[in-house]
RNA sequence: GGGGAUCGCGCGGGAGAGUGCGCCGAUGCCUUUCGGGGUGGCGGCGCCGCCGAAGGAGCAACCGCCCCGGAAUCUCUCAGGCCACCGGACCGCGCGAUCCUG
Numbered sequence: 001g002g003g004g005a006u007c008g009c010g011c012g013g014g015a016g017a018g019u020g021c022g023c024c025g026a027u028g029c030c031u032u033u034c035g036g037g038g039u040g041g042c043g044g045c046g047c048c049g050c051c052g053a054a055g056g057a058g059c060a061a062c063c064g065c066c067c068c069g070g071a072a073u074c075u076c077u078c079a080g081g082c083c084a085c086c087g088g089a090c091c092g093c094g095c096g097a098u099c100c101u102g
Stems, first nucleotide, its partner, number of pairs: 002101012018048001020047006027040005049082003055078001056076003062070003
């Protein structure tokens, strides 16, 4: 000096499914006979429906001869999410650390 693995950071890409219903709170707007009434978004709680790509769990092929274990973008949906934003498995590039290596 080259190659590979893992981790961290930065940048770029990155899917699915509810602007659902009810109650409560503060609040904007409209209206009022000043008692209230209507409506919009926001937050909290509950209910119903739905999604899979944080995390988690299970398993076929396959691998380790068997037991048993590992294991996907498959399965489940505990967790999470369901306009946009954010987040996001995974992919690419750059930098750094550790380890392996012709």